[in-house]
Context: one part of a larger RNA
RNA sequence: GGCGCAUGGGGGAUGUCUUGGCAUCAGAAGGCGAUGAAGGGCGUGGAAGUCUGCGAUAAGCCUGGGGGAGUUGACAAACGAGCGUUGAUCCCAGGGUUCCCGAAUUAACCGGCGCUGAAUCCAUAGGCGUCGUGUGGCUAACCCGGUGAACUGAAACAUCUCAGUAACCGGAGGAAAAUAAAGAAAAAUCGAUUCCGUCAGUAGCGGCGAGCGAACGCGGAACAGCCCAAACCGCGGGGGUUUUCCCCUGCGGGGUUGUAGGGCCUUUCACAUGGGAGUUACAAAGCGGUCUGUUAGCAGAAUGGUUUGGAAAGACCAACCACAGAAGGUGACAGUCCCGUACGCGACAGCGGAGCCGCCUCCCGAGAGGUACCUGAGUAGGUCGGGGCACGUGGAACCCCGACUGAAUCCACGGGGCCCAUCCCGUAAGGCUAAAUACUCUCUGAUGACCGAUAGCGAACUCAGUAGGGCGACUGAAAGAUGGGAAGAACCCCUGUUAGGGGAGGAUAGUGAACCUGAAACCAUGCGCCU
Numbered sequence: 001g002g003c004g005c006a007u008g009g010g011g012g013a014u015g016u017c018u019u020g021g022c023a024u025c026a027g028a029a030g031g032c033g034a035u036g037a038a039g040g041g042c043g044u045g046g047a048a049g050u051c052u053g054c055g056a057u058a059a060g061c062c063u064g065g066g067g068g069a070g071u072u073g074a075c076a077a078a079c080g081a082g083c084g085u086u087g088a089u090c091c092c093a094g095g096g097u098u099c100c101c102g103a104a105u106u107a108a109c110c111g112g113c114g115c116u117g118a119a120u121c122c123a124u125a126g127g128c129g130u131c132g133u134g135u136g137g138c139u140a141a142c143c144c145g146g147u148g149a150a151c152u153g154a155a156a157c158a159u160c161u162c163a164g165u166a167a168c169c170g171g172a173g174g175a176a177a178a179u180a181a182a183g184a185a186a187a188a189u190c191g192a193u194u195c196c197g198u199c200a201g202u203a204g205c206g207g208c209g210a211g212c213g214a215a216c217g218c219g220g221a222a223c224a225g226c227c228c229a230a231a232c233c234g235c236g237g238g239g240g241u242u243u244u245c246c247c248c249u250g251c252g253g254g255g256u257u258g259u260a261g262g263g264c265c266u267u268u269c270a271c272a273u274g275g276g277a278g279u280u281a282c283a284a285a286g287c288g289g290u291c292u293g294u295u296a297g298c299a300g301a302a303u304g305g306u307u308u309g310g311a312a313a314g315a316c317c318a319a320c321c322a323c324a325g326a327a328g329g330u331g332a333c334a335g336u337c338c339c340g341u342a343c344g345c346g347a348c349a350g351c352g353g354a355g356c357c358g359c360c361u362c363c364c365g366a367g368a369g370g371u372a373c374c375u376g377a378g379u380a381g382g383u384c385g386g387g388g389c390a391c392g393u394g395g396a397a398c399c400c401c402g403a404c405u406g407a408a409u410c411c412a413c414g415g416g417g418c419c420c421a422u423c424c425c426g427u428a429a430g431g432c433u434a435a436a437u438a439c440u441c442u443c444u445g446a447u448g449a450c451c452g453a454u455a456g457c458g459a460a461c462u463c464a465g466u467a468g469g470g471c472g473a474c475u476g477a478a479a480g481a482u483g484g485g486a487a488g489a490a491c492c493c494c495u496g497u498u499a500g501g502g503g504a505g506g507a508u509a510g511u512g513a514a515c516c517u518g519a520a521a522c523c524a525u526g527c528g529c530c531u
Stems, first nucleotide, its partner, number of pairs: 001530009015516001016481002020451002022448007029440002031138002039101003042055003046079001049075003061095006070083003108135002110132007142173001143171005153160001157207001183190002194221005204212002225432003228376001232253009258410001260375003263371007274364005286359005291353005297345002303318005319336002321325001328338002381405008391417001412427005468475002488515001491503004
């Protein structure tokens, strides 16, 4: 020096555990904000710091309810000073207080009203004042709209694809959007929208490349239909004026569709102590009662002995309850110790809900004949240029934009994938509409062949979006476990004296705070063998 064994050090793997995460299901909620939000700053305790709570009334004030013996939140013990069966602390509901910044506003915009008031007579624009619980800002995803990429794929690349995606912007709701056929079809059929399954990777589109990719029909979920404009009538206002007339405008009645419907005129029948409907559309306010849920809670059966042990819930013996043997805790494994569980009960006050009842509110015609008055116009359509439709210009219909044009009026008009005819289907150019559907920042409950501290959220931890990094936008960790109980080692001793060790104490201290277990690397010591 090497190898081996042993004993230690070192280190923190492994095992066990779980305060924390993750996911799913169900229910709730789906907003907060000028009555000042979200988010911060600064304060606030007898007490220095941090977290939590709160706001100069500052770990809190008042009222009502629950509860019943302790208590003045946590790290974090002690002390001080208190409070409490005349019911504190604590929990729930409602009030009060709520500093400064922040939309942050002594403002701006919008709307109503009033007063003024140009060019320009009236007027209008503008200005001023006042009123408004108007708007503004924040917010995870879902939704609608506007603008709109590239990497990529095509084994290169340009049409194409990625993709109308990402991103940005605007807007709304608890859902949004869509929605009551100028539809789909081809059978003399269906009958608003939305979503799911299928049709079907089909028909098609496509440098016919890469790729893109329906619909009809069928089966389900859920179902709900309505209101205006116009014709005509009436009332009011304004204007023209030849005031018997015409035009404009407001309000009320009327009316709302495709088997066309409605208006107007003529005519026939019917009509209310009755009938129907209603708070999401269909007209609009809803109120009360009943029932029920939620925001604190209440009650809740049944076990002892012996033994091992530091400790019994273990073992043994003997019992009991069970609509309760779910789970958790307790000095090792507990149906009967604790908390609970099953079953059952409970609200002054606040918030919510379905059905029913009462109040209330609204509505009530039909036929026949005639007439040709109405039925959404710079619209439909066309040309050119684009876009959307699965459909890339194609034979390209249909829908939507830009420019230029530009009808018909029910004997009408649109569509049925160029176009024409026949036939069939529908009635555009106004509007509203629940449910089935999408999502989860958040709350409650339940569950898991989900994780178990290099995992699981980035974050289980006193104090994580922290420490740290970056000018900044932003980025972003590490870090869990003494023990049943601190009983956290009084006292004695060694010493180079805040280290470390030996006694003592305490089930065990090889559980000693750098604390459960304590692997390997690496280091040391002892012994053996080899050189």
The part of an RNA shown here (large-subunit ribosomal RNA, domain I) has 531 nucleotides and comes from a Pirellulaceae bacterium. Rfam family: Bacterial large subunit ribosomal RNA. Lineage of the source: Bacteria > Pseudomonadati > Planctomycetia > Pirellulales > Pirellulaceae.